[in-house]
RNA sequence: GCUGAAAUAGCUCAGUAGGUAGAGCAACGCACUCGUAAUGCGUAGGUCGAAGGUUCGAUUCCUUUUUUCAGCA
Repeated sequence: GCUGAAAUAGCUCAGUAGGUAGAGCAACGCACUCGUAAUGCGUAGGUCGAAGGUUCGAUUCCUUUUUUCAGCA
């Protein structure tokens, strides 16, 4: 330099043939307990890497770009 993949909650990851974004763990609250842990119930937490385009509508499609990984040279 070229090609491909990944980027989504604090962490690990789903999701999608375009239509109000989810799980597990973690955090917090309540219940239970003499108390803690465990368990159960609930709450909060995300401008879906960035910018632009198409569209009534984009995490999803198109373009550019950043970072990481892999391959080729």